Context: one part of a larger RNA
RNA sequence: CUGGGCGUAAAGGGCGCGUAGGCGGCGCCGACAGUCGAAUGUGAAAUCCCCGGGCUCAACCCGGGAAUUGCAUUCGAUACUGGCGGACUGGAGGAUGGUAGAGGAAAGCGGAAUUCCCGGUGUAGCGGUGAAAUGCGUAGAUAUCGGGAGGAACACCAGUGGCGAAGGCGGUCGUCUGGACUAACACUGACGCUCAGGUGCGAAAGCGUGGGGAGCAAACAGGAUUAGAUACCCUGGUAGUCCACGCCCUAAACGAUGAGAACUAGACGUUGGGGGCCUUAGGCCUUCAGUGUCGCAGCUAACGCGUUAAGCACACCGCCUGGGGAGUACGGCCGCAAGGUUAAAACUC
Numbered sequence: 001c002u003g004g005g006c007g008u009a010a011a012g013g014g015c016g017c018g019u020a021g022g023c024g025g026c027g028c029c030g031a032c033a034g035u036c037g038a039a040u041g042u043g044a045a046a047u048c049c050c051c052g053g054g055c056u057c058a059a060c061c062c063g064g065g066a067a068u069u070g071c072a073u074u075c076g077a078u079a080c081u082g083g084c085g086g087a088c089u090g091g092a093g094g095a096u097g098g099u100a101g102a103g104g105a106a107a108g109c110g111g112a113a114u115u116c117c118c119g120g121u122g123u124a125g126c127g128g129u130g131a132a133a134u135g136c137g138u139a140g141a142u143a144u145c146g147g148g149a150g151g152a153a154c155a156c157c158a159g160u161g162g163c164g165a166a167g168g169c170g171g172u173c174g175u176c177u178g179g180a181c182u183a184a185c186a187c188u189g190a191c192g193c194u195c196a197g198g199u200g201c202g203a204a205a206g207c208g209u210g211g212g213g214a215g216c217a218a219a220c221a222g223g224a225u226u227a228g229a230u231a232c233c234c235u236g237g238u239a240g241u242c243c244a245c246g247c248c249c250u251a252a253a254c255g256a257u258g259a260g261a262a263c264u265a266g267a268c269g270u271u272g273g274g275g276g277c278c279u280u281a282g283g284c285c286u287u288c289a290g291u292g293u294c295g296c297a298g299c300u301a302a303c304g305c306g307u308u309a310a311g312c313a314c315a316c317c318g319c320c321u322g323g324g325g326a327g328u329a330c331g332g333c334c335g336c337a338a339g340g341u342u343a344a345a346a347c348u349c
Stems, first nucleotide, its partner, number of pairs: 003321004007303002012317001014201004021194003025088001028085001033081002035077008049065006091191001092188002096183004103177003108172002110154001115149007125136002162169002206247006215241002220236004258316001260314001263311001266294013298305002322349003331342004
């Protein structure tokens, strides 16, 4: 490189947008670039292959043929692909009316609870555990009532429920804003799919500057446990967790399953729309879009997947090629750093 592969054996990029590139619906006209056919020229000789011949055979040599799968020119074919022109509406988009939603951003507001402060009542314990102790408390704790401060998170509703490309999103109100679905259809007329580079987003932890700090809590301290206990348990407790701005760019970033469109039995739930029928609290049927459980065919090494495919096929991207060494070294790029990314070899089994 080819081939074969990528749910769990090695292998789907964390996720979008999108450039080049690759691929691309339906029918018509004409041209003939690709494609196909024929002829001619060329494709040196030797070699290789076939036939015949010469050295006693062979190697070797001689003659003839084939081959040289290619290129060029000319003539021809026009289905397919491409190009030109003009047309279409099914793909895609758009306008209109509706619908659901923790989708996003910034701002306001609310109640429960914890902690702390002040005051009242009240007295000897509280707390904690397997049992304890450290700790708190007669300077009046715990408990309880009233008042106040502050920060963070939003019980029930809540669901195998919803929304988002992913990360993710949950009190409430209004403002700004993205997307989806649905109904019927004037409109545009292939405007599409995918996407190397590129660019944006990207949990948690971490970093910089400034704020904030109730609870929780790496580190740390003490008490226990233990042979020891740099742990598990307990009492404390600082970064951090929160906010603003700027970085970092990783993950079991998982459905361990890339994106898109078509096709291929069903059954039962559930979410959001539309339509029809009925005695309209409501029930039944049907049709789109989403989300689940089971399951035929088929697939699979098995497990399992099974119209949300891991089935049958298409075109595009990413990736794999025995284990260790190693996602390491070196170099490059990026970063304030931590480090990230790209990514070997010797050696060894």
Molecule: small-subunit ribosomal RNA, central domain
Organism: uncultured prokaryote